Context: one part of a larger RNA
RNA sequence: CACCGCCCGUCAAACCAUGGAAGUUGACUGCACCAGAAGUCGUGAGCCUAACCGCAAGGAAGGCAGCGCCCACGGUGUGUUCAAUGACUGGGGUUAAGUCGUAACAAGGUAGCCGUAGGGGAACCUGUGGCUGGAUCACCUCCUA
Numbered sequence: 001c002a003c004c005g006c007c008c009g010u011c012a013a014a015c016c017a018u019g020g021a022a023g024u025u026g027a028c029u030g031c032a033c034c035a036g037a038a039g040u041c042g043u044g045a046g047c048c049u050a051a052c053c054g055c056a057a058g059g060a061a062g063g064c065a066g067c068g069c070c071c072a073c074g075g076u077g078u079g080u081u082c083a084a085u086g087a088c089u090g091g092g093g094u095u096a097a098g099u100c101g102u103a104a105c106a107a108g109g110u111a112g113c114c115g116u117a118g119g120g121g122a123a124c125c126u127g128u129g130g131c132u133g134g135a136u137c138a139c140c141u142c143c144u145a
Base pairs, nucleotide, nucleotide: 003108005105008101009100011098013095014094015093016092018090019089020088023085024084025083026082027081029079030078031077032076033075034074039070041068042067043066046064047063048062049061052059053058111132112131113130114129115128116127117126118125119124
């Protein structure tokens, strides 16, 4: 399981993921600046010192303080990227028995559809141009009986 058919959308409910969003929080990172522990290196006029040189004075050499460059962590400002979260909000998907209508399928009861514009709770409606993937009717040509 053949019109007591099929079927469309809004609305209501539940769940799922997701977009936008004033922001909030965190992570990575760029640039500019501040700061600068320890340390190497450089400097070192001050201080100190057993071996070496020197009769001695002292010298050489070494150490320390000080200073400089580099510089970790940190800080300030300004950006980049990513993640989480976020009042509110947008549509999407799914779900036996909700609401409103009845748009499509028969000429589906205004033929339908496409482009475009306006309108409307919702499927949709209307204007305009196009298509036949429309029915019906008429004529012509042809095929079969």

Predicted 3D model of a 145-nucleotide part of an RNA (small-subunit ribosomal RNA, 3' minor domain) from a Methylacidiphilales bacterium. The full RNA is in RNAcentral, with records from ENA and SILVA. The source organism's lineage runs through Bacteria, Pseudomonadati, Verrucomicrobiota, Methylacidiphilae and Methylacidiphilales. The prediction has a mean pLDDT of 84.